[in-house]
């Protein structure tokens, strides 16, 4: 250099063009003599970045940035 995959919450991951969500963690309570579990409740994201296209974009197109594979 040239194909491919992917980049969404503190992690791991969903989210086939209509207000962005699960689980785990994290904070309060409740339960216990405690303390784990359990149970109820809350809090969190410039959806890598710029632009396009559409009445609307995490989602479609274009570029760049970054991670991984392959090939050279």
């Nucleotide at each position: 250099g040239g194909c491919g995959a992917g980049g969404u919450a503190g992690u791991u991951c969903a989210g086939c063009g209509g207000u962005a969500g699960a689980a785990c963690g994290c904070g309060a309570g409740u339960c216990u003599c405690a303390u784990a579990a359990g149970c109820u409740c809350g809090a969190u994201g410039u959806u890598g970045u710029g632009g396009g296209u559409u009445c609307a974009a995490c989602u479609c197109c274009c570029a760049c940035c970054c991670u991984c594979g392959c090939c050279a």
This is a predicted structure of a 72-nucleotide RNA (transfer RNA) from a Candidatus Woesearchaeota archaeon. It matches the Rfam family "tRNA". It is annotated as a transfer RNA. Rfam's curators write: Transfer RNA (tRNA) molecules are approximately 80 nucleotides in length. Its mean pLDDT, the model's own confidence on a scale to 100, is 81.